[in-house]
Context: one part of a larger RNA
RNA sequence: GACUUGUUAAGGAACUCGGCAAGAACCCUUCAAAAGUUAGGCGAAAAGAAGGACCACUUUAACUUCACUUAGCUAUAAGUGAAUAUUUCAGGUGGUGGCACAAAAUCGGAGGCCCCGACUGUUUACUUAAAACAUAAGAAUCUGCAAUGAUUAAUAUCGUGGUAUAGGUUCUGAAAUUUGCCCAAUGCCAUUAAUAUAAGUGCGGUUAUGAAAGUGACUAAUCGAAUGUCUGGUUAAUAGCGGUCUUAACUAUGAGGAUCCAAAGGUAGCAAAAUCAGUUGGCCAUUAAAUGUGGUCUUGUAUCAAUAAUGUAACGAUGGCCUCACUGUCUCUACAAGUCGCUCA
Numbered sequence: 001g002a003c004u005u006g007u008u009a010a011g012g013a014a015c016u017c018g019g020c021a022a023g024a025a026c027c028c029u030u031c032a033a034a035a036g037u038u039a040g041g042c043g044a045a046a047a048g049a050a051g052g053a054c055c056a057c058u059u060u061a062a063c064u065u066c067a068c069u070u071a072g073c074u075a076u077a078a079g080u081g082a083a084u085a086u087u088u089c090a091g092g093u094g095g096u097g098g099c100a101c102a103a104a105a106u107c108g109g110a111g112g113c114c115c116c117g118a119c120u121g122u123u124u125a126c127u128u129a130a131a132a133c134a135u136a137a138g139a140a141u142c143u144g145c146a147a148u149g150a151u152u153a154a155u156a157u158c159g160u161g162g163u164a165u166a167g168g169u170u171c172u173g174a175a176a177u178u179u180g181c182c183c184a185a186u187g188c189c190a191u192u193a194a195u196a197u198a199a200g201u202g203c204g205g206u207u208a209u210g211a212a213a214g215u216g217a218c219u220a221a222u223c224g225a226a227u228g229u230c231u232g233g234u235u236a237a238u239a240g241c242g243g244u245c246u247u248a249a250c251u252a253u254g255a256g257g258a259u260c261c262a263a264a265g266g267u268a269g270c271a272a273a274a275u276c277a278g279u280u281g282g283c284c285a286u287u288a289a290a291u292g293u294g295g296u297c298u299u300g301u302a303u304c305a306a307u308a309a310u311g312u313a314a315c316g317a318u319g320g321c322c323u324c325a326c327u328g329u330c331u332c333u334a335c336a337a338g339u340c341g342c343u344c345a
Stems, first nucleotide, its partner, number of pairs: 001340007010331002014329001019326001027052005036042001038174001053096007064083008097101001109324006116316002121133002137172007149158003176310003180241002185238002187234004194229002200223001204219006242260005269303001270300001281297006
């Protein structure tokens, strides 16, 4: 000097990105036990209050043994009666000792508000444990079994010794209240009439050659599939969800009117939000002081409904804010013991 452990008056988070670290609390019994709520063995060990050692006396009577009754599959539990007064528990009274009586160790700090995710669970072995993944549940779609689908060059195998209450794929993500408008574009599905055709078919014609039969070249009517075109459907398919002008007897606002465009013009809800900027938005509460947090307002011209919307009990080594308790985190340091290193001896 560093590290480890412990103690520090008064204050008690003033420290700091942040109570990080440390401290406090922790057991049992009795009492008490809120808001909320999906009514639950939820919240809850809520919170909070009191008691706890040893000795003597005393009270009721448990324990113990036996018998019987009831319940139970049994183990056993409850009740009734009898016996014992050893031992123990519980209640009461009195006394004794210590600084301290759950005397050690082990062993939840507590409460309030909000965001996100329902939950238990899973994950980046060696920087991210989460709001990410999964989940039960909801929805769409495909598949009739030699199933759709997956692996393979193939036999074959899985799916499955399953059969639509099944299996595959995709999206959302408990339960609750809901899930608006749009099929024009893209995709998918379906219908049959028409239409454009490919390979193929090849009427007829032109032409080369040949005596002819024929062979070759060119042209091409007609017939001719799927996919397209066409027609219709489909949004919990991919997606999308407007301008301009004007208007009420102060002003402002605009229920209303006009007009253009569009497939339809953003509904319910929520909202300075985990939501560009403006922005430290305005107001209220909290504080002595608030880019914080909560509440409220709201054109958010970049919110918005299974790319889910809204609120929510329970839960969370999640994130944000506040309070009580507690403390060397700090005001502001100091001291002690130990380990290691250095200097000197």